This is a predicted structure of a 98-nucleotide RNA (SAM riboswitch aptamer (S box leader)). Its mean pLDDT, the model's own confidence on a scale to 100, is 86.
[in-house]
RNA sequence: UCCUUAUUAAGAGUGGCUGAGGGACAGGCCCUUUGAAGCCCGGCAACCUGUGUUAUGCAAGGUGCUAAUUCCUGCGGCGUAAUGCCGGAAAAUAAGGU
Numbered sequence: 001u002c003c004u005u006a007u008u009a010a011g012a013g014u015g016g017c018u019g020a021g022g023g024a025c026a027g028g029c030c031c032u033u034u035g036a037a038g039c040c041c042g043g044c045a046a047c048c049u050g051u052g053u054u055a056u057g058c059a060a061g062g063u064g065c066u067a068a069u070u071c072c073u074g075c076g077g078c079g080u081a082a083u084g085c086c087g088g089a090a091a092a093u094a095a096g097g098u
Stems, first nucleotide, its partner, number of pairs: 002097007013041001015040003021031003025074004042066003047062002049059003070090001075087004
């Protein structure tokens, strides 16, 4: 880099440093000097891991996450006067493979 499988409606800061951008891509719509991104600390969760059980669990070492449903839509089907519903694609994360 690519492949497979699973998950994506819940959860998580009035902290410190720093200082302008951020929300994958495109279009929207948002967040942001009342402080973006990043780093530290804190926190959430429980995929792997450890451990216990008939079963439900418990812990938190490796990851991950910590505005908005994965912010919404991007392709297809169905439907409404309109708002919509279902599935897929894409993306993210984990585990395994390559």